Background: TPP riboswitch aptamer (THI element) from an Anaerolineales bacterium, 113 nucleotides, folded computationally. Lineage of the source: Bacteria > Bacillati > Chloroflexota > Anaerolineae > Anaerolineales. It was read from a public genome assembly, where an Rfam model found it. The coordinates come from a structure-prediction model, not an experiment, and the mean pLDDT is 79.
[in-house]
RNA sequence: CCGACCUGCCCGGGGAGCCCGGUGUGACCGGGCUGAGAGGAGGGCUGAAAGCCCUCGACCCGUGGAACCUGAUCCGGGUAAUGCCGGCGGAGGGAAGGCAGGUCGGUGGGUUC
Numbered sequence: 001c002c003g004a005c006c007u008g009c010c011c012g013g014g015g016a017g018c019c020c021g022g023u024g025u026g027a028c029c030g031g032g033c034u035g036a037g038a039g040g041a042g043g044g045c046u047g048a049a050a051g052c053c054c055u056c057g058a059c060c061c062g063u064g065g066a067a068c069c070u071g072a073u074c075c076g077g078g079u080a081a082u083g084c085c086g087g088c089g090g091a092g093g094g095a096a097g098g099c100a101g102g103u104c105g106g107u108g109g110g111u112u113c
Base pairs, nucleotide, nucleotide: 001106002105003104004103005102006101007100008099009098010097011062012061013060014059017033018032019031020030021029022028040056041055042054043053044052045051068093069092070091074087075086076085077084
């Protein structure tokens, strides 16, 4: 000096689904399934419907990219139900990072014997 791996920090990307019961107005409380994560904190909008948005947090991912999105109101299987599992998928997109420390390996130079 280079490489691999691990850890930490900074930067960037991303998702938060499917059900059951209670309550009875507050976008409330409790529970189940898969999962790393299914909403831990705060706020806003709409509304007689259990919706949407913003900030932070946790988690995952950053091109050697199946994190995540599209196709998709897709196909097969299974389930109480679901983006649950498989296919699709050698598809099309996708953040085009940086620094420090540690361990291991490789390489070059200097000095001494």